[in-house]
Order: sequence, then C1' cells, then structure tokens
RNA sequence: AUACUCUUUCGGGGCGGGGUGCAAUUCCCCACCGGCGGUGACGGCACGCCAUUUUCAGGAUGGCCGGCCGAAGUCCGUGACCCGGAUUGCUUCUUACAUGAAGCUUUUCGGUUGACCCGGUGCAAUUCCGGGACCGACAGUUACAGUCUGGAUGGGAGAAAGAGAAA
Repeated sequence: AUACUCUUUCGGGGCGGGGUGCAAUUCCCCACCGGCGGUGACGGCACGCCAUUUUCAGGAUGGCCGGCCGAAGUCCGUGACCCGGAUUGCUUCUUACAUGAAGCUUUUCGGUUGACCCGGUGCAAUUCCGGGACCGACAGUUACAGUCUGGAUGGGAGAAAGAGAAA
C1' cells in the first nucleotide's frame, strides 16, 4: 500500500410573486431544485525539472512530468418506489396429518423506471465557454404535485473513521 471481515458515524434539494376559480404551493405565466460512484480537455493550490531573458539577488515568461482539491440533473454505471422468482422465521386457514394456501418478515437474484441539442475552441468535449431546450417514482388531496402531506425516526447507492487476522 492492496483486497477481505467487523464496528461506529454520516448519507436529498426545491413554490417566492402573479392569474383563474367555491376550492389549486396540484392548472396557467414568471421563479426554484438536482442522490451516489466513474469519466472529465476546465478551475484552484503547493512543488520539481528544462529553456529564454534580465539589474545575476532573486524574479519574469514559456514548456514538460507527476501530486492534491473541486468539477455533468440529460454520457457510462448505480440507489430509493414498483413488479416477479428463490429463500428464513412467525401467524392464520386448510388437510387424507403427507401437505397446500394467504399475510407479515429475513436474505438474495432478476426485471421495470426520465431528460440535450446548436454554435465556439481544440488532436480530442453530449463534460469547458456561449445560447436555447428538456426531465423528474408511488399513494393522498375541496382541483391534475419534481417543490405540500404520507409510507419514511424506514431503506439506500455510497462516504469517512477505527479495529481484526492473513499473504
């Protein structure tokens, strides 16, 4: 330093203004928000080497290699919701006492689930710069929800710290 096991902690943002109406944070106009890992030509930080230049002390400019940090809602992958298979335990029902069925639950596998173009620069950009677009689970609701309420004081991609044993 790497992978493995365990423990602990952390782990999602957003309706403000106006209009219509009996009623809308749900419709219409303007606004607001963007999980996690990867990629990333962009930005920042500190340093090293080389070249040029100079007033030779240090500095300036340019180039190169590596390091650290940040960096995509639309790229690649992935999580929550939902559906199905297998599986653990419990409960209820059924039974010819072999079993079978349903509900809840444990673990796991699979499936479904949204959206980007144009111009510029360049060897290279759906990532940079400029411009214009587009997308957003389920249930509920005096009226249709990315933003309200609820499942959820849940789950979770993962992140950090600590410990363990072996090569």